[in-house]
Context: one part of a larger RNA
RNA sequence: UUGGGCGUAAAGCGCGCGCAGGCGGAUUUGUAAGUCAGAUGUGAAAUCUCGGGGCUUAACCUCGAAAUUGCGUCUGAAACUGCGAGUCUUGAAUACUGGAGAGGGAAGGGGAAUUUCUCAUGUAGGGGUAAAAUCCGUAGAUAUGAGAAGGAACACCAGAGGCGAAGGCGCCUUCCUAGACAGUCAUUGACGCUGAGGUGCGAAAGCGUGGGGAGCAAACAGGAUUAGAUACCCUGGUAGUCCACGCUGUAAACGAUGAGAACUAGUUGUGGCGGGAAUUAACCCCUGCCGUGACGUAGCUAACGCGUUAAGUGUCCCGCCUGGGGAGUACGGUCGCAAGGCUGAAACUC
Repeated sequence: UUGGGCGUAAAGCGCGCGCAGGCGGAUUUGUAAGUCAGAUGUGAAAUCUCGGGGCUUAACCUCGAAAUUGCGUCUGAAACUGCGAGUCUUGAAUACUGGAGAGGGAAGGGGAAUUUCUCAUGUAGGGGUAAAAUCCGUAGAUAUGAGAAGGAACACCAGAGGCGAAGGCGCCUUCCUAGACAGUCAUUGACGCUGAGGUGCGAAAGCGUGGGGAGCAAACAGGAUUAGAUACCCUGGUAGUCCACGCUGUAAACGAUGAGAACUAGUUGUGGCGGGAAUUAACCCCUGCCGUGACGUAGCUAACGCGUUAAGUGUCCCGCCUGGGGAGUACGGUCGCAAGGCUGAAACUC
C1' cells in the first nucleotide's frame, strides 16, 4: 500500500522478439459512448449538519430545512477522449546509391612458440627456489643443428578505436548471412511505442554421448615452509580447457543506471558518412547527421557525483522495493539426467 521510491542506502527482469492489454502525429467532417449543462423521478425512517420548540438546565425528546456527493429518464453543448468517413507528411517503413566494421555461420590455408619423437654435434650436469629438496641426466640429459608429429592460441598492427540486443567478437582467404550509418527525398501514408503471459538467445563452470588432448591445470601425489600447513612456493598430474551434437540457464550477466519519443549553455578529443571553401593533392578551416570519450552551465542529488549518451524538465508503457536476521531457507508447484534453477513463506529474534 490511491503514498514515496529503484547509480552507491531495499529496489531495473542478463538481453531480444512479440499475442493480449495500456498509450499514441497533423487536419476536415459526422456521431454523441466518455465528458459538461439544465429539467425531472428516485435516493425509507432514524443518525449527522443548520434553524426553531419541549422537559427548571444539560444529556435527551421533538418540528422544519438541508444533506443523502448515487442511479434512471428527457432536452441540450461539442472543446477534449472514443467511434465512423476523408485528407496530409513531420513519426514509422520501403526503394535506390555509397562507404565503414574482431556482427554471425561454414570451409580452406598460414607462420611464430610450447611439447614429444627421430637423427647429428657434444659432456656432466640440468631444473627449480628467498634458500632448498622432490624431479630429469653417463641407458648420454640440459645446450645447439636438421627433420617429423600433434594440439591449442593468433605477437606487432591495437587505439579512452570498431561491431553486436545482451552474452560477446581479434591471423589470412573464399562462400552464405544479419544489422546500423550517410546521401537522394523517389514510394506507402500513422502502418507507431511499450509489453503481463509466451517464446528465443544467453560468459564461465557443470552434465550426457562420441572424438581429441600440445600447453595449462581443480582433485590427487611428492618436496619444502611451519608449532601445525588438508594453503601460499616447487616437481609431477587426472577431470576439464578443444571439436560435434544435446542439456543446464546462472554471474559484480555492471553504466550496479528498463524501453520509447520530446525539451533544456557550451568547450575539447576520437570513429563513420556528407556539404562548403581552399588546394596539385592529402590536411587545416566552416558546417550537417550518426556513434563513442573527457570537462562543464542551469538544474538535480543525503553526499559522492550526474550533467543533450542526464541521475535535469515533463510524458507514456513495463519490471521491481517497503527494517535487520531467520532466508533466497522450508513447504508446495514447476523445469532439469543430475548439480540445481524458477516461484517463495512463517514461527522466532533484534
Molecule: small-subunit ribosomal RNA, central domain
Organism: uncultured bacterium